[in-house]
Molecule: transfer RNA
Organism: Thermoproteota archaeon
RNA sequence: GGGCCCAUAGCUUAGCAGGAUAGAGCGCUGGCCUUCGGAGCCAGCGACAUGGGUUCGAAUCCCAUUGGGCCCGCCA
Numbered sequence: 001g002g003g004c005c006c007a008u009a010g011c012u013u014a015g016c017a018g019g020a021u022a023g024a025g026c027g028c029u030g031g032c033c034u035u036c037g038g039a040g041c042c043a044g045c046g047a048c049a050u051g052g053g054u055u056c057g058a059a060u061c062c063c064a065u066u067g068g069g070c071c072c073g074c075c076a
Base pairs, nucleotide, nucleotide: 001072002071003070004069005068006067007066010026011025012024013023019056027045028044029043030042031041032040049065050064051063052062053061
């Protein structure tokens, strides 16, 4: 330098032949329970990497950028 893949909550991830308010587990906060803690139960918190485009409508499709991973090539 070239090619391919990936990016969703603090972590692990579902959703990705476009469809309305993006779901779950763990976690965190508060409450119930308990002598206390744990476990259990209830409620809440929190995300589509960034920008642009297509479309009535984008997490999903296209382009660029950023970050990560893999492969190939060049120089030494």